[in-house]
Context: one part of a larger RNA
RNA sequence: UGACGGGAACCCGCACAAGCGGUGGAGCAUGUGGUUUAAUUCGACGCUAAGCGAAGAACCUUACCAAGGUUUGACAUGUUAGAAGUAUCCUGAAGGAAACUUUAGGGGACCGUUAAAUCGGAUUCUAAUACAGGUGCUGCAUGGCUGUCGUCAGCUCGUGUCGUGAGAUGUUGGGUUAAGUCCUCCAACGAGCGCAACCCUCAUGUUGUGUUAAAUUAUUCACAACAAACCGCCCCGGUUAACGGGGAGGAAGGUGGGGAUGACGUCAAGUCAGCAUGGCCCUUAUGCCUUGGGCUACACACGUGCUACAAUGGGGUGCAACAAAGGGACGCUAAGCCGCGAGGCGGAGCAAAUCCCAUCAAACCACCCCCCAGUUCGGAUUGUAGGCUGCAACUUGCCUGCAUGAAGCCGGAAUCGCUAGUAAACGCGCGUCAGCCAUAGUGCGUUGAAUACGUUCUCGGGUUUUGUACA
Numbered sequence: 001u002g003a004c005g006g007g008a009a010c011c012c013g014c015a016c017a018a019g020c021g022g023u024g025g026a027g028c029a030u031g032u033g034g035u036u037u038a039a040u041u042c043g044a045c046g047c048u049a050a051g052c053g054a055a056g057a058a059c060c061u062u063a064c065c066a067a068g069g070u071u072u073g074a075c076a077u078g079u080u081a082g083a084a085g086u087a088u089c090c091u092g093a094a095g096g097a098a099a100c101u102u103u104a105g106g107g108g109a110c111c112g113u114u115a116a117a118u119c120g121g122a123u124u125c126u127a128a129u130a131c132a133g134g135u136g137c138u139g140c141a142u143g144g145c146u147g148u149c150g151u152c153a154g155c156u157c158g159u160g161u162c163g164u165g166a167g168a169u170g171u172u173g174g175g176u177u178a179a180g181u182c183c184u185c186c187a188a189c190g191a192g193c194g195c196a197a198c199c200c201u202c203a204u205g206u207u208g209u210g211u212u213a214a215a216u217u218a219u220u221c222a223c224a225a226c227a228a229a230c231c232g233c234c235c236c237g238g239u240u241a242a243c244g245g246g247g248a249g250g251a252a253g254g255u256g257g258g259g260a261u262g263a264c265g266u267c268a269a270g271u272c273a274g275c276a277u278g279g280c281c282c283u284u285a286u287g288c289c290u291u292g293g294g295c296u297a298c299a300c301a302c303g304u305g306c307u308a309c310a311a312u313g314g315g316g317u318g319c320a321a322c323a324a325a326g327g328g329a330c331g332c333u334a335a336g337c338c339g340c341g342a343g344g345c346g347g348a349g350c351a352a353a354u355c356c357c358a359u360c361a362a363a364c365c366a367c368c369c370c371c372c373a374g375u376u377c378g379g380a381u382u383g384u385a386g387g388c389u390g391c392a393a394c395u396u397g398c399c400u401g402c403a404u405g406a407a408g409c410c411g412g413a414a415u416c417g418c419u420a421g422u423a424a425a426c427g428c429g430c431g432u433c434a435g436c437c438a439u440a441g442u443g444c445g446u447u448g449a450a451u452a453c454g455u456u457c458u459c460g461g462g463u464u465u466u467g468u469a470c471a
Stems, first nucleotide, its partner, number of pairs: 001471002003468003007465007015455002019418005026307008034298002042053002064293007073131001077130008088107008110121003133282002136280003142276002144271003147267001149265001154193006160169003173184003199259004204227007230253001233247005309411001313370006326357003331350002336345003377408001382403007424447007
């Protein structure tokens, strides 16, 4: 000087407390461990692994396993030799699960040269040789990127001064702030990276423009520019300060809400399987192609979720009430018709403020039934009949109808999220995507609370101080 303390003081944070809703019990979905397996590919492991990489495992993906095949190779560049109507396109035959092997036929290019044939080049094939290839190992050799402490308020430097020196000072003290934010004092004076602001967005107004927008205008609306908030004004407190408390005006008030933005560093944190890359290893195989299987197994254990256990509810009918934000050409697909339905037929319109997904919603509201029951709760499981995508749904897809109706009556110890348009509840969209195991992820709006006395305690963090057999 740090680090640590079941030392001290001060301060902060959904950290506790005060509240609301959950998890832990049930069924299912999903990930992980374990076990099993020919293989159940690999990575991630307290917080910071476990609905994570994976914004889509039937084939492909795919890296794993079995079997079949291949060796200059699926892909790149070069050299040597040889061959060819070559590249490329179309149609077959035999074997085979396919890859592929063996073959038959047809069409058919390019550049230069030559009268033409031809010759040379390019191209392709064959052989050989350099090499290709490796999701093989090492994240403890690395780059890049990322997580975490933490959007915490810290981390440093120059000169000066002090100290033999390590180092200190500045950065401490008194106040204040969300903040090393600002004020004041001071052997310090300044500066840098962080904080804040500058950026995007939402909320108000003005002006301009307006094609689709409801039917012209007004305007809602859309887009753009500008204005507006600064403790600016008033009162009180405070050191005449920084600042704090209250008030007016205002759409908005003291950082207005949200986002992007992550200092020096820590964890030899994570990633050689996204990519790149040193070294090592394989080279008729640890490379490559194919078919099938596996990644979906199942006594069990854990994590994250969905649906419930009901009457603030379930069912039926009606109003077919009221959104926002998105997506659409190998696409979104209307009207109409068929089907109980999934869906089918159909084909208008739309490269989209025009048309479609989508009457765009659902909770909501009104009326009726149910009357506390394992039920008109709950929907697992199973049977059967269908629909869709796709070469193909057996392993292993989704959806629909009918039937079946399991556990479950609010969950032990323990534990999680959230302070306002938040929690909770309700639906809608998007990416990936042929389809989908999405109950996930990420957005959007609708309805819309309760509580915070306070900082003793738990956890994490910051500053000062103190102790130390630690570095």